[in-house]
Context: one part of a larger RNA
C1' cells in the first nucleotide's frame, strides 16, 4: 500500500462498481427455449352465398270448422372466404446464451507453427438442375389395459415427412497416360475408360425456400516446438508397453483399435509415485528485478447429484434431452412410477461472512418467423448493504462582559476559547411545490414523474472514532498500588504511574475510524 473482507464503535447525501471466498451440501415454490398455418392434415371461430327440412306472419277464399298462401325468424349439413387458437405431424432453434470451478500438473493453458492428415448448419459469390412415381405413419375415430405416468389393438389420411425411378456440365470411386512441382509419403493441372449417387415446393405474385457442386467468410477437430508448482524421507517405470507390416475405425494422422513380427520406449535435462492446483489477459505491490495472486470484466478448458453409453444432429456423447447401474427425496390402489437449481430469485444447513421468491423485453443481444409478432430470469432497470472508489454537506462572517460551567491551581490566575451567546447573512444536501427530458430511426420507456430546472422556506435535518512513555503527532489531575490491569517491540503497575482506569485538556484521520486476518 491493497483487500469480494470479517468484528467492534459511530453513521447525512449522491454517482460508479461489487456482494456464498465455507457444503460441487440439500432443495419447497415460481419462473430460466421456444417459434413457424407463407410445409400439413384436422378440430373449433366468424363472414357471405345457395341447399333441405322446422316454422308459421301479411293477404285470399267461404259459411265460421277450416282451406290456401307462404315472409320474419331460427336449426342442420355444404362451398366460399377471412384472421384466430388447440393438440398433432414437420422446419428451425433447445451444442447459443447463463451457472460453477469439483476434476485436471495435461499440447489443459500461454505462445509460435503446421494440416501434402480435416469438417463447417445458418451467411456470401458463382455454376447447373428441379422430370416423373409410389407406400406409409401421426392427429383423428373405434375398441381396450393401468390408480397413475403411459400405453395396446383395429381402421381412415397429409405435406417442404419417408421412398423408389430418370437425368448428372460439375462430383464421387476405381484402372490408366501426359505435363509442372515439392520436403519423404506425395501435390496442382489436362485428356482417357467403368461404375455410383440429388431435389420440393410454398405464396399475399412481391418473393421466400429446394438438390448438387465450387470459392470465400465464420467457427471448430488434431498435430508439433518453448514455457507452465512441490517433495528423492517417491529411482526406477512401462505389455498395446515401443516400433514394424496389414487391416478396421474417424471428418481426419494416429496402438486409436484389432491380427502377425520384432523388443524395444521413458528415466538424475528427475520417469514413475505422491501432495498442491483450473489456466492466461490481468490484479496487488515493488524504482526495478521479482514476489504474491487469478474475486469481478474478457479468452481457453473442464463439469452439470454419482458412474457408464450411445441417439439426434453441421455441431453434443448435449445442465433445464434419451437409456443404463448407484445414493437420495417424492407418490402409489404396492404391481409400478416421478426428480436433479455449480440458471434467476428463494429456502435450510455449514460458516466471521455475503442482497428481492422485485419491474420490462422499452434498448442491447439472441431464437423462430417473409413480415406482423412471438420467446429470452441473456439483458436492461430497480431493492437491499458505508463492502469498495469518487465527489459534497454537516454553515459563512463578526462578536471579549475573554460570560457561565468544567478541568488545573503557587489562590494571583491559566486552560476551554471568537468557541458559545448576541448580531450580518447564504441555501449546497435533505425536505416542500411546480416544470419535466434525452436514451427511439415512423409509432413503442420498465428505468420514472427518475435525471435535471425553477420557486419558497428554515441553521435549521446531518460526527464520529482511534490515540497521547519511545518508535509516534499530542499531557496534566483523581483513583488503584506488581491488584486490577495494558501490550506492535521495547516494556508500564509493588502509594505522587505523562504507559492501568476515569475526567479535563490535545494529536491524527474523518462519514467513517480502529482492531484482527492474508498479500507486497
Nucleotide at each position: 500500500g491493497a483487500u469480494g473482507a470479517a468484528c467492534g464503535c459511530u453513521g447525512g447525501c449522491g454517482g460508479c462498481g461489487u456482494g456464498c471466498c465455507u457444503a460441487a451440501c440439500a432443495c419447497a415454490u415460481g419462473c430460466u427455449a421456444g417459434u413457424c398455418g407463407a410445409a400439413c392434415g384436422a378440430a373449433g371461430c366468424c363472414a357471405u352465398g345457395g341447399c333441405g327440412g322446422c316454422g308459421g306472419a301479411a293477404c285470399u277464399u267461404u259459411u265460421u270448422g277450416g282451406a290456401g298462401g307462404g315472409a320474419a325468424g331460427g336449426c342442420g349439413g355444404c362451398a366460399u372466404g377471412g384472421a384466430c387458437u388447440u393438440a398433432g405431424u414437420g422446419g428451425c432453434g433447445g451444442a447459443c446464451g447463463g451457472g460453477u470451478g469439483a476434476g485436471u500438473a495435461a499440447c489443459g493453458c500461454g505462445u509460435g507453427g503446421g494440416u501434402a492428415a480435416c469438417c463447417u448448419g445458418c451467411c456470401c459469390u458463382g455454376u447447373a438442375c428441379a422430370g416423373g412415381g409410389g407406400g406409409a405413419c401421426a392427429a383423428c375415430a373405434g375398441u381396450u389395459g393401468g390408480a397413475a405416468a403411459c400405453g395396446a389393438c383395429u381402421g381412415c389420411u397429409a405435406a417442404u415427412a419417408c421412398c423408389g425411378c430418370a437425368u448428372a456440365a460439375g462430383c464421387c470411386u476405381g484402372c490408366g497416360g501426359g505435363g509442372c512441382c515439392g520436403c519423404a509419403u506425395g501435390g496442382c493441372c489436362c485428356g482417357g475408360c467403368a461404375g455410383g449417387g440429388a431435389a420440393a415446393a410454398c405464396u399475399c405474385c412481391g418473393g421466400u425456400g429446394g438438390u448438387a457442386c465450387a470459392g470465400g467468410a465464420u467457427g471448430g477437430g488434431c498435430c508439433c516446438g518453448c514455457g507452465u508448482c512441490u517433495g528423492a524421507u517417491u529411482a526406477g517405470c512401462c505389455a498395446g508397453u515401443u516400433g514394424g507390416c496389414g487391416g478396421g475405425g474417424u471428418a481426419a494422422c494416429g496402438g486409436c483399435c484389432c491380427a502377425c513380427c520384432a523388443a524395444a520406449g521413458c528415466g538424475a535435462c528427475g520417469a514413475u509415485c505422491a501432495g498442491u492446483a483450473g489456466c492466461c489477459g490481468g490484479c496487488u505491490u515493488g524504482a526495478g528485478a521479482g514476489a504474491g495472486u487469478g474475486a469481478a470484466c474478457g479468452g481457453c478448458c473442464a463439469c452439470a447429484u454419482u458412474g457408464g453409453g450411445a441417439c439426434u444432429g453441421a455441431g453434443a456423447c448435449a445442465c433445464g434431452g434419451c437409456c443404463c447401474a448407484a445414493a437420495c427425496u417424492c407418490c402409489u390402489a404396492c404391481g409400478g412410477g416421478a426428480g436433479g437449481c455449480a440458471g434467476c430469485a428463494g429456502u435450510g444447513g455449514g460458516g466471521a461472512a455475503u442482497a428481492u421468491u422485485g419491474c420490462a423485453c422499452a434498448a442491447u443481444g439472441g431464437g423462430g418467423g417473409g413480415a406482423a409478432c412471438c420467446c429470452u430470469g441473456a439483458u436492461g432497470c430497480a431493492g437491499c448493504a458505508a463492502c469498495g472508489c469518487c465527489g459534497c454537506g454537516u454553515g459563512a462572517g463578526u462578536g471579549a462582559a475573554g460570560a457561565a460551567g468544567u478541568a488545573u491551581c503557587u489562590c494571583g490566575a491559566u486552560a476551554u476559547g471568537u468557541a458559545a451567546a448576541g448580531c450580518u447573512c447564504u441555501a449546497u444536501c435533505a425536505g416542500c411545490a411546480g416544470g419535466g427530458a434525452a436514451g427511439a430511426a415512423a409509432a413503442u420507456g420498465a428505468c420514472g414523474g427518475u435525471a435535471c430546472c425553477u420557486g419558497a422556506c428554515u441553521a435549521a435535518g446531518a460526527a464520529g472514532c482511534a490515540c497521547c512513555g519511545g518508535c509516534u503527532a499530542a499531557a496534566u489531575a483523581c483513583g488503584u498500588g506488581c491488584c486490577a490491569g495494558c501490550a506492535g517491540c521495547c516494556g508500564c503497575g509493588g502509594u505522587a504511574a505523562u504507559a492501568c482506569g476515569u475526567a479535563u485538556g490535545g494529536u491524527a484521520c474523518a462519514a467513517g475510524c480502529g482492531u484482527u486476518a492474508u498479500c507486497c
Molecule: small-subunit ribosomal RNA, 5' domain
Organism: uncultured bacterium